[in-house]
Molecule: c-di-GMP-I riboswitch aptamer
Organism: soil metagenome
């Protein structure tokens, strides 16, 4: 960081697994990404809330709903780090 050349990653979706979710992984598909490679215990921010804890509802442990909780989850939301193709202005 270009109407270059090699190429490359893979949104949304649809299907199969994991998962309590977010969400991931594998195939399909490609919105787009000059790092949309890698690092979530190096930070900001944002999703889940099973576990838990308060509080309801039901005759009631069991169950259901609500509201708090992350060492879970997002690197294709961000600052930041490593580390990498090519070589025109």
């Nucleotide at each position: 960081g270009a109407u270059a050349a090699g190429g490359g990653c893979a949104a949304a979706c649809c299907c199969g697994c994991c998962g309590a979710a977010a969400g991931g992984c594998g195939g399909g598909g490609a919105c787009g990404c000059a790092a949309a490679g890698c690092c979530a215990a190096c930070g900001g921010g944002g999703c889940u809330a099973a576990c838990g804890c308060g509080c309801g509802g039901a005759a009631a442990u069991g169950c259901c709903g609500c509201g708090c909780c992350a060492g879970g989850c997002c690197g294709g939301c961000u600052g930041g780090g490593c580390u990498a193709c090519c070589g025109a202005a």